[in-house]
RNA sequence: GCCGCCGUAGCUCAGAGGUAGAGCACGCCCUUGGUAAGGGCGGGGUCGGAAGUUCAAUUCUUCCCGGCGGCACCA
Numbered sequence: 001g002c003c004g005c006c007g008u009a010g011c012u013c014a015g016a017g018g019u020a021g022a023g024c025a026c027g028c029c030c031u032u033g034g035u036a037a038g039g040g041c042g043g044g045g046u047c048g049g050a051a052g053u054u055c056a057a058u059u060c061u062u063c064c065c066g067g068c069g070g071c072a073c074c075a
Stems, first nucleotide, its partner, number of pairs: 001071007010024004018055001026042005048064005
């Protein structure tokens, strides 16, 4: 340099045009003599960045950034 895959909550991931979710973690409460486990409620997101298409983009297209893998090249 070329090709492919990936980037969504603190972590691990789902969602693939109609306005974003789960588990764990975190906070409060219930329960207990007290813990753990269990149950209920809650906070937390520029969906990597920019542009385009669309009534509407996390989702489709293009470019860029970052990560991983493969191939090639230089030394």